[in-house]
Molecule: Glycine riboswitch aptamer
Organism: uncultured Reyranella sp.
RNA sequence: CUGUGGGAGAGACCACCGCGAGUGCACAAGCUCGACGGUGGCGCCGAAGGAGCAACCGGCCCCGGAAACUCUCAGGCAAACGGACCGCAG
Numbered sequence: 001c002u003g004u005g006g007g008a009g010a011g012a013c014c015a016c017c018g019c020g021a022g023u024g025c026a027c028a029a030g031c032u033c034g035a036c037g038g039u040g041g042c043g044c045c046g047a048a049g050g051a052g053c054a055a056c057c058g059g060c061c062c063c064g065g066a067a068a069c070u071c072u073c074a075g076g077c078a079a080a081c082g083g084a085c086c087g088c089a090g
Base pairs, nucleotide, nucleotide: 001090002089003088004087005086006085011042013041014040015039016038017037018036019034020033021032022031023030043077044076045075049073050071051070052069056065057064058063059062
């Protein structure tokens, strides 16, 4: 590096618009639901990536490297996808 298995955390949040379904005597109005899309808002998470400091290490008195710590820019908060890291095989 490749394949494969495992792999956490945090709102199925709120509002509006569209779309779909149900209800409605009616293809009306209204109401309800949506794990469909968009926009905005608040609350949160850290294990893609990124950034910062540090034990420590390397050069030598000033630099460089450096975490699962820290910050949340990014990313994420049903499932799916992703996912640091670990196991097995090559």